[in-house]
RNA sequence: GCCGUCGUAGCUUAGUGGUAAAGCAUCUGCAUGGUAAGCAGAAGAGCAUGGGUUCAAUCCCCAUCGACGGCUCCA
Numbered sequence: 001g002c003c004g005u006c007g008u009a010g011c012u013u014a015g016u017g018g019u020a021a022a023g024c025a026u027c028u029g030c031a032u033g034g035u036a037a038g039c040a041g042a043a044g045a046g047c048a049u050g051g052g053u054u055c056a057a058u059c060c061c062c063a064u065c066g067a068c069g070g071c072u073c074c075a
Base pairs, nucleotide, nucleotide: 001071002070003069004068005067006066007065010024011023012022013021018055026042027041028040029039030038048064049063050062051061052060
């Protein structure tokens, strides 16, 4: 220098055009003499950034940034 994959909640992942889902963690309640486990509920992200296509974009296209992997050139 070139190519590929990836970037979504505090963490790990799902969702691949039509109002973004789950587990763990957090908070509240139930229960217990009390604690943990358990049960019920709540809150939490608008999807790396910018632009484009579309009635509509996390999803398609382009550029940039970042992470990981592979390839190549010179000495």
This is a predicted structure of a 75-nucleotide RNA (transfer RNA) from a Vulcanimicrobiaceae bacterium. The prediction has a mean pLDDT of 81. NCBI's taxonomy places the organism under Bacteria, Vulcanimicrobiota, Vulcanimicrobiia, Vulcanimicrobiales, Vulcanimicrobiaceae. Its Rfam family is "tRNA". Rfam links the family to the GO term triplet codon-amino acid adaptor activity.